[in-house]
Molecule: transfer RNA
Organism: Candidatus Micrarchaeota archaeon
């Protein structure tokens, strides 16, 4: 250079047009003589970036940018 996948919370992913969720972590509560484990709650996101389509985009379409992986 050229093909394919991937880019979403502090890490590990879901979600394939209609309110952005789960695990674990981090905080506060409960539990304990204390720690862990257990239980309950909160906080945490311009869904890589810019345009288009649509009443409506993480999501579908087009360029970028970055990672992996094959090709050359």
């Nucleotide at each position: 250079g050229g093909g394919c996948u991937c880019g979403u919370a502090g890490c590990g992913c879901a979600g394939u047009g209609g309110u952005a969720g789960c695990g674990c972590g981090c905080c506060c509560g409960c539990u304990u003589u204390g720690c862990a484990a257990g239980c309950g709650g909160a906080a945490g996101g311009u869904c890589g970036c810019g345009g288009g389509u649509u009443c409506g985009a993480a999501u579908c379409c087009c360029g970028c940018c970055g990672a992996g992986u094959c090709c050359a």